[in-house]
RNA sequence: UCUCCGAAAGGGCAAAACCAGAGCAAUCUGGUGACGCAAAGCCACGGGUCCUGAGAAUCAGGAUAGCCGGGUUGCCGAA
Numbered sequence: 001u002c003u004c005c006g007a008a009a010g011g012g013c014a015a016a017a018c019c020a021g022a023g024c025a026a027u028c029u030g031g032u033g034a035c036g037c038a039a040a041g042c043c044a045c046g047g048g049u050c051c052u053g054a055g056a057a058u059c060a061g062g063a064u065a066g067c068c069g070g071g072u073u074g075c076c077g078a079a
Base pairs, nucleotide, nucleotide: 005077006076012037013036017032018031019030020029021028022027035066041072042071043070045069046068047067048064049063050062051061052060053059054058
């Protein structure tokens, strides 16, 4: 120094719920709030799940990165 890994320190993110707003919906945004997280940063590429429309199989469009892979960037450094 790199990889695996995850002790410590500093900092970071923010589930559920509630309030306000956007959306047909899944869901998203802001506030309060912390269940958790070392990529819970970013990318819908593969699979999954969910929503909407049409449907016979299924197809089209959308949502989810905090469902799992994959890609990419990245803080600290004990064992």
Molecule: c-di-GMP-I riboswitch aptamer
Organism: Deltaproteobacteria bacterium